Predicted 3D model of a 75-nucleotide RNA (transfer RNA) from a Candidatus Nanoarchaeia archaeon. The coordinates come from a structure-prediction model, not an experiment, and the mean pLDDT is 83. Taxonomically the source falls in Candidatus Nanoarchaeia (Archaea, Nanobdellati, Nanobdellota). RNAcentral records the identical sequence in 2 taxa. Its Rfam family is "tRNA". From the family's description: Transfer RNA (tRNA) molecules are approximately 80 nucleotides in length. Gene Ontology term of the family: triplet codon-amino acid adaptor activity.
RNA backbone atom coordinates (compact mmCIF):
# COMPACT_ATOMS: atom_id res chain seq x y z
C1' N A 1 0.00 0.00 0.00
C1' N A 2 -4.03 -4.16 -0.82
C1' N A 3 -7.15 -7.09 2.50
C1' N A 4 -10.09 -9.80 5.99
C1' N A 5 -11.50 -10.13 11.56
C1' N A 6 -12.57 -7.46 16.10
C1' N A 7 -15.00 -2.72 18.80
C1' N A 8 -22.50 -3.30 22.38
C1' N A 9 -23.39 -2.26 30.75
C1' N A 10 -17.44 -1.55 35.30
C1' N A 11 -15.92 -7.11 32.81
C1' N A 12 -16.95 -11.24 29.25
C1' N A 13 -20.27 -11.95 25.64
C1' N A 14 -25.21 -12.60 22.39
C1' N A 15 -28.05 -9.80 18.99
C1' N A 16 -25.85 -7.93 12.88
C1' N A 17 -26.02 -12.70 8.38
C1' N A 18 -32.83 -11.80 7.02
C1' N A 19 -33.66 -3.45 9.60
C1' N A 20 -39.22 -3.56 13.29
C1' N A 21 -42.65 -6.09 20.50
C1' N A 22 -39.00 -1.79 25.12
C1' N A 23 -31.45 -3.42 23.18
C1' N A 24 -30.36 -8.60 26.72
C1' N A 25 -27.35 -12.84 29.91
C1' N A 26 -23.57 -14.11 33.14
C1' N A 27 -20.26 -11.94 36.43
C1' N A 28 -19.79 -7.72 39.16
C1' N A 29 -22.41 -3.31 42.65
C1' N A 30 -25.85 -1.90 45.68
C1' N A 31 -30.49 -2.89 48.37
C1' N A 32 -33.48 -6.79 51.03
C1' N A 33 -34.11 -11.93 53.08
C1' N A 34 -31.53 -15.45 55.92
C1' N A 35 -27.22 -16.32 59.99
C1' N A 36 -25.02 -15.06 66.28
C1' N A 37 -22.01 -12.79 62.02
C1' N A 38 -19.70 -13.43 57.19
C1' N A 39 -19.71 -16.10 52.96
C1' N A 40 -23.33 -19.24 49.47
C1' N A 41 -28.15 -19.58 48.32
C1' N A 42 -33.24 -16.90 47.19
C1' N A 43 -35.75 -12.00 45.68
C1' N A 44 -35.25 -7.01 43.98
C1' N A 45 -32.56 -2.53 41.54
C1' N A 46 -29.56 0.52 39.35
C1' N A 47 -25.91 0.45 35.03
C1' N A 48 -25.69 1.48 27.15
C1' N A 49 -28.10 5.43 22.89
C1' N A 50 -24.23 -0.19 20.46
C1' N A 51 -15.58 3.12 18.93
C1' N A 52 -17.34 8.09 16.25
C1' N A 53 -19.12 11.08 11.90
C1' N A 54 -22.65 11.33 7.72
C1' N A 55 -26.03 8.76 4.28
C1' N A 56 -30.72 5.31 3.00
C1' N A 57 -35.44 4.66 5.42
C1' N A 58 -42.20 5.74 7.97
C1' N A 59 -38.25 2.95 11.14
C1' N A 60 -30.82 1.40 11.81
C1' N A 61 -26.56 -1.84 16.81
C1' N A 62 -27.92 -3.93 11.97
C1' N A 63 -27.65 -1.89 5.37
C1' N A 64 -24.13 1.77 2.46
C1' N A 65 -19.52 6.00 2.77
C1' N A 66 -16.07 7.89 5.69
C1' N A 67 -12.79 7.57 9.78
C1' N A 68 -10.20 6.03 14.99
C1' N A 69 -8.27 1.95 17.78
C1' N A 70 -6.48 -3.08 18.09
C1' N A 71 -5.57 -8.30 15.74
C1' N A 72 -3.87 -11.01 11.87
C1' N A 73 -2.80 -12.17 6.35
C1' N A 74 -0.17 -10.17 1.77
C1' N A 75 3.64 -7.56 -0.62
RNA sequence: GGGUCCAUAGCUCAGCCUGGUUAGAGCAUCGGUCUUAUAAGCCGAGGGUCGGGGGUUCGAAUCCCCUUGGACCCA